c-di-GMP-I riboswitch aptamer from Cytobacillus eiseniae, 95 nucleotides, folded computationally. It was read from a public genome assembly, where an Rfam model found it. The coordinates come from a structure-prediction model, not an experiment, and the mean pLDDT is 83. The model forms 95% of the base pairs in the Rfam consensus. The organism belongs to Cytobacillus, within Bacteria.
[in-house]
RNA sequence: GAGAGUAAAAGGCAAACUAUCUGAAAGGGUAGGACGCAAAGCCUAGGGUCUAAGGUUAAUGUAGUGGCAUUAACUAUGAUCGCCUGGUUGCCAAA
Numbered sequence: 001g002a003g004a005g006u007a008a009a010a011g012g013c014a015a016a017c018u019a020u021c022u023g024a025a026a027g028g029g030u031a032g033g034a035c036g037c038a039a040a041g042c043c044u045a046g047g048g049u050c051u052a053a054g055g056u057u058a059a060u061g062u063a064g065u066g067g068c069a070u071u072a073a074c075u076a077u078g079a080u081c082g083c084c085u086g087g088u089u090g091c092c093a094a095a
Stems, first nucleotide, its partner, number of pairs: 005092001012037002017032006035082001041088003045085003048080003054075009
């Protein structure tokens, strides 16, 4: 110097849950809290998944009619990097 990450040490992050704020929802912020994590740092770039405000279509109701209401289906421009892959930066590091 490199290095597997099954050694050690230092330091780091923080699931569920609770409180509060925020959002149409999924979810997110903050505080507490630790199930876990060697990138559980960062980037939603690809896939998956979640949600469906708005939009589209259909049905029904209402209504003198290109409207309105309800329900259903589809839809990401929303969300998730602690679902996977990829990109990028980085701590320690025995054998």